[in-house]
């Protein structure tokens, strides 16, 4: 300098041929219990790293661009 991956909720992570974005854990509330753990029920949490374009419609296709990682030179 080139060449490949990675970016989504507080952490992990999923999300195929583009059609309103989901699990697990964890927060909080409530049930349950004599507390406290375990169970059980609800709810809050996201403009999908950051611009840009293509579309009626983008996490997805194009591009640019920051981080991080693996190569090659």
């Nucleotide at each position: 300098g080139c060449g490949g991956g990675a970016a989504u909720a507080g952490c992990u992570c999923a999300g195929u041929u583009g059609g309103u974005a989901g699990a697990g854990c964890a927060u909080a509330a409530c049930c349950u219990u004599g507390c406290c753990a375990u169970g059980g029920u609800u709810a809050g949490g996201g403009u999908c790293g950051c611009g840009a374009g293509u579309u009626c419609g983008a996490a997805c296709c194009u591009u640019g661009u920051u981080u991080c990682c693996c190569g090659c030179u």

Record summary:
Transfer RNA from uncultured Succinivibrio sp., 73 nucleotides, folded computationally. It matches the Rfam family "tRNA". The family's RNA type in Rfam is transfer RNA. The coordinates come from a structure-prediction model, not an experiment, and the mean pLDDT is 81. It was read from a public genome assembly. The organism belongs to Succinivibrio, within Bacteria.